Model confidence (mean pLDDT): 79 of 100. Predicted 3D model of a 376-nucleotide RNA (Bacterial RNase P class A) from a Pseudomonadota bacterium.
C1' cells in the first nucleotide's frame, strides 16, 4: 500500500438584518370585583425553542376510561438454553446446524398424526421407476427383434428412497457380512440449561427427499379501546323538569262573517348537552460526571443539571465570510502544494410520554480485527 470485516461519533460554524412561539420580568390602556390583586390587548427586556431518525405506525410498556368469579371455543402473536428489563416479537451470553481462507454473517419446536403442493427436465417424483445398459430365454444366415430378470453402470433433475469394500449370483441388489452413516433404547461423565464426550443392546433401513413465511399438532402470551384517552368550567339559541301567579278569560291560525276547531300565557329556580375555554402537557423506567457489582446486556451507589409544549400548529427568511466535497484555469513543480472561479452541502420536521425494531440519509471522523503483496 490494497482488499474485507464489525462498531461509534458527528451530520454546518460566525457575523448582521427582518421575523415566530411558551415563559418570566415591565410599562400603558381597559375591565372586573373581595381596593390591590385577577384579567384582556398593545409594546420593550430576558431565558429556552426539533431529530438520529421528531418518520413507517411494525412490536412492548407508562397513563386513561369501560369491562371483568371459573373454564372452554375461535382469533393472534411468539418459539434451542440461560440472563436482562417495566415489558416486548428488543438485547447480551451460551449451543446446534450453515456460509465464508479468516475477522465474522445467517439460521432455529414438530415433516416418527394426517392432509395438500413440489414447476421445468427426466422411463419414473413417494404404493418408485426398465429410456439406455447388462443377464437369461425363444426367433432369425446376420443385423436385429420379441418376453422375463436385474436398481448395479449411463442419462434427466434442487431431490432418483444410505455409502465403500468383500461374498454372492445368469446378471444383479441389505440378498449376506465388515466398517461408517441413520434411527430407537439405556448407563456414565461434564454442564443450571440447551448440549457435549465416552459407552452397551436394538433395527437391514423400517415412519426416512423437500415444503409448517400452506392446512396443521404442541407449548406459552393476550380483555377492548385509545390524549380526538379522561377530567373541569360552561355562552347565545332551542329544548327538558320543579315551583308560584294568571285562567275558561284574553291572544294567534282557518274564514268575508258568526259557530266551530287547533295552538298558547308571566315570573323565579335547576340540571343536562352544544359552540368555546381550562386542565391532561412533560420531571421523567431523564441527562451528565465518578465509583462499585457483572464476561456481557444491564444494574446499585454519591454528586451535579433542566433540556420544546406548539393547536390554521412557532423552531424560519435573506446577506457576507468561512469550513468540507467535487471540478475547470493558471502559477509552483509532478508524491503534492498555492491562487482565482464554478457548482453542491443530505434524509427529513416534535403534538401523551417512554424502550425496541425497520426505512432514509450529502459528506466527514475515529477505533477493534482479518485475509493479501512489498520492505526490514
Nucleotide at each position: 500500500g490494497g482488499a474485507g470485516u464489525g462498531g461509534c461519533c458527528u451530520g454546518g460554524g460566525u457575523a448582521g438584518u427582518c421575523g415566530c412561539g411558551u415563559c418570566a420580568g415591565g410599562u400603558a390602556c381597559g375591565u372586573g370585583c373581595u381596593u390591590g390583586c385577577a384579567c384582556a390587548u398593545a409594546c420593550c427586556u430576558g431565558c429556552c425553542g426539533a431529530g438520529g431518525a421528531a418518520a413507517g405506525u411494525c412490536c412492548g410498556g407508562g397513563c386513561u376510561a369501560c369491562a371483568c368469579a371459573g373454564g372452554g371455543c375461535a382469533g393472534a402473536a411468539u418459539g434451542c438454553c440461560g440472563g436482562a428489563u417495566a415489558a416486548c416479537g428488543u438485547c447480551c451470553g451460551g449451543u446446534g446446524g450453515g456460509g465464508g481462507c479468516g475477522a465474522c454473517c445467517c439460521c432455529g419446536g414438530g415433516a416418527a398424526a394426517g392432509u395438500g403442493c413440489u414447476a421445468c427436465a427426466g422411463a419414473g417424483a413417494a404404493u418408485a421407476g426398465a429410456c439406455u445398459g447388462c443377464c437369461a430365454g425363444c426367433u432369425g444366415c446376420a443385423a436385429a427383434g420379441c418376453u422375463g430378470g436385474u436398481g448395479a453402470g449411463g442419462g434427466u433433475g434442487a431431490a432418483a428412497g444410505g455409502g465403500u469394500g468383500c461374498g454372492g449370483u445368469a446378471a444383479g441388489a441389505g440378498c449376506g457380512c465388515a466398517c461408517c452413516g441413520u434411527c430407537c433404547u439405556g448407563u456414565c461423565c461434564g454442564g443450571u440449561a440447551a448440549c457435549g464426550g465416552a459407552u452397551g443392546g436394538g433395527a437391514g433401513c423400517u415412519g426416512a427427499g423437500g415444503u409448517a413465511a400452506a392446512c396443521c399438532c404442541c407449548a406459552u402470551u393476550c380483555g377492548u379501546a385509545g390524549c380526538a384517552a379522561g377530567g373541569c368550567c360552561a355562552a347565545a339559541u332551542a329544548g327538558g323538569g320543579a315551583a308560584g301567579c294568571a285562567a275558561c278569560a284574553g291572544g294567534c291560525g282557518u274564514g268575508g262573517c258568526c259557530c266551530a276547531c287547533g295552538c298558547u300565557g308571566c315570573u323565579u329556580c335547576c340540571g343536562g348537552g352544544u359552540a368555546g375555554g381550562c386542565u391532561g402537557c412533560u420531571u421523567g423506567a431523564g441527562c451528565c460526571u465518578g465509583u462499585g457489582a457483572g464476561c456481557a446486556a444491564u444494574u446499585g451507589c454519591a454528586g451535579g443539571c433542566c433540556u420544546a409544549g406548539a393547536u390554521g400548529a412557532a423552531u424560519g427568511g435573506c446577506u457576507a465570510c468561512c469550513g468540507c466535497u467535487u471540478u475547470u484555469a493558471c502559477c509552483c513543480a509532478u508524491u503534492g502544494g498555492g491562487u482565482a472561479g464554478a457548482a453542491g452541502u443530505a434524509c427529513a420536521g416534535a403534538a401523551c410520554c417512554c424502550g425496541g425494531c425497520u426505512u432514509a440519509u450529502a459528506g466527514g471522523g475515529c477505533c477493534g480485527c482479518u485475509c493479501c503483496g512489498c520492505a526490514a

It matches the Rfam family "Bacterial RNase P class A". The family's RNA type in Rfam is ribozyme. About the family: Ribonuclease P (RNase P) is a ubiquitous endoribonuclease, found in archaea, bacteria and eukarya as well as chloroplasts and mitochondria.